[in-house]
Background:
Predicted 3D model of a 347-nucleotide RNA (Bacterial RNase P class A). The prediction has a mean pLDDT of 78. Of the family's consensus pairs, 92% are formed in the model. The same sequence occurs in records of 2 taxa. Its Rfam family is "Bacterial RNase P class A". Rfam classes the family as a ribozyme. A source record names the gene rnpB.
This record gives sequence, structure tokens and C1' cells, in this order.
RNA sequence: GAAGCAGGCCAGACAGCCGCUGGCUGGCACUGCAAGGUGCCGGCGGGAGGAAGGUCCGGACUCCAUAGAGCAGGGUGACGGUUAACGGCCGUCCGCCGAAAGCCCGGUGCAAGCCGGGUAUAAGGCGAGGAAUAGGGCCACAGAGACGAGCGUAUUAAGUUACGGUGAAACGCGGUAACCUCCACUCGGAGCAAUUCCAAAUAGGCACGCGUUGAUGUUGCUCGCGGAGCGUGCGGGUAGGAAGCUUGAGCGCCGGAGUAAUUCGGCGCCUAGAGGAAUGGCUGUCAUAGGGGCGUCCCGCAAGGGAGACCACUACACAGAAUCCGGCCUAUCGGCCUGCUUUACAC
Repeated sequence: GAAGCAGGCCAGACAGCCGCUGGCUGGCACUGCAAGGUGCCGGCGGGAGGAAGGUCCGGACUCCAUAGAGCAGGGUGACGGUUAACGGCCGUCCGCCGAAAGCCCGGUGCAAGCCGGGUAUAAGGCGAGGAAUAGGGCCACAGAGACGAGCGUAUUAAGUUACGGUGAAACGCGGUAACCUCCACUCGGAGCAAUUCCAAAUAGGCACGCGUUGAUGUUGCUCGCGGAGCGUGCGGGUAGGAAGCUUGAGCGCCGGAGUAAUUCGGCGCCUAGAGGAAUGGCUGUCAUAGGGGCGUCCCGCAAGGGAGACCACUACACAGAAUCCGGCCUAUCGGCCUGCUUUACAC
């Protein structure tokens, strides 16, 4: 340099202006016995992701159920390890895939080589990878015949023995479990709209008291009018508010154990917590990428090829928290870095 793989990282930066949503805080006013609350004017600081997504697995947490055992049903499936747990991850075995190089064969050529085919592999990738002598089912096309024995030819005392184009499998102790099944292990249900606390107005409930000997209402009182409820207390529920809610199987660095996944120790850090749901917009400078324009330089006789400046222009994806965490899968403009395998050339 060529070819093939594997893994990781970024997801524009800075400044100014205008907003949005939480937190802390200063002043003033109102309210309140106080604690505090409300309003106005400020100040400071925080504010999405590698997948926040799909909700496909596994857990934490909460409530309900639950003596124990069995049946039914679901899930998983080599071996070992890891973990809170897993169908995830790591290692090993087995099977399959995996090359322009290697090896083999053929063609061509004087040769170097080129072309075609085959074969075994590298890094690496993939595997629903238990059991086919418990039982049932199924086996395309081709083939006379496809699962259970028959059929054809030859042969023998005898279905006694041998062979049979095709096909993955043929005269059998065949294949298939990604068909049922069997075996081993495992699984209670619902989910933060879980769950808990505080708690109006109105209506209804219960208790006590008053009330046709006239309550309550009608204007503060009396008269008058009207005529069956009224008052107090308690408890449940709703609107609304609060908790759950983000300090956690957390993140970064260093060291130890281990092939690794992972784990142990030390030091440091705090990084959204809204909740009908904020995290945005504009301008300028710079950076990245793309094509374009103008002139310059290099190679070349030329046609043409290459380089790095300048100038404007364009572009920057997928998407978006909603109790939290570990995975898997899917989407993603572009860019950068590292490692592995085979091999050409030079030294």
C1' cells in the first nucleotide's frame, strides 16, 4: 500500500438579546396570635438522550392474594461462569458461514503470468445447540414405491439371501422436536392512573335537639304573609393539595483479583424532577462538511491532472424525560480514533 473484520467516541463551540419551567434568595404591600401564605418588583443558579423511543425480557418498590401439595397453563434449554435478576453478558466446546492471498485441478502461454473450477481455512460472524430405543404425526420435487411394509430381478428347502435407476432419506436400528410430546429447571396477580395522607362547596347518610301549641323564610325588630322542615355534631366520597420523586444495583479517577463478563478497596463528585407536562428562538464570530466562483502555484509539449488560500452560499440527522434501574431491539446527517487477520513492496 491492498483486502476483510471488530470495538469505542462526538452529536457543534463562544458571546449578546428575547423568552419557558423548577429551586434558593432580597425588598415592599396585604393577611395571620405565630409559623407561614398570597401578590408585585428584582438577584443568583439548574434544566433531555445515545437511543429519553418500542414496551420485548429481567428486577427494585407498592398493594392484593398466599399452610402445604398436586393438576392445568406459560417460559427457558450444550458446558461452565457472572449478576439483584434475566431469554442479557463473558469464556470454552460443537455445527455452519467466512479470501482478490494459500493449496489442488483444467485451459492458455517459451516463461512470468492470466482465466475458470474445486478445497481447506484466518480475523471474524451466525446458531429456538436437551431427548428420535416412551408414543403419535409429517417427509416437497424426482421416483414404480416415502414410513410400512409391499414391488421387481436373481437365488433358496423356506420372505431364505443379495441387489434395485430417483432422492436429503429406499427395502433400515432413516430424517424432522421452529408439529404434538417427553425430560430437567423455573414462574402468584396487578402495576406510580401502584399506594398513602390532608381535605372544600353542593347533594345524600347517621345521631342528638327544636318544630303544625307554627320552626325556618320573608328587611335589623314587631305586626302581617307563607306553611314543614330547621340547627348542631359525626363519618364516607368527589374537586383540589401533598407524599411516593429522584443519593442511586449512581458517576469519574487510581490500585488489586480474574482470560473475560464482573468484582473488591481508596479518593473525589451531586448531575432535570415537571406533571396536561418546561428544556426554545434570533443575531454575530469561529469550527466541520459539500458543491460553486475568482485568481495563484506544481506536473505535463499539449489535452489534462493535482494542491492549498480567499469569497459568498448551503447543510448539521434520529428523536425527545414522566417512579427508577439492568438489558435487548429498532431509528440516526456526518465525522474522528483504536485494535485484529491475510497479503504486496522496500529496508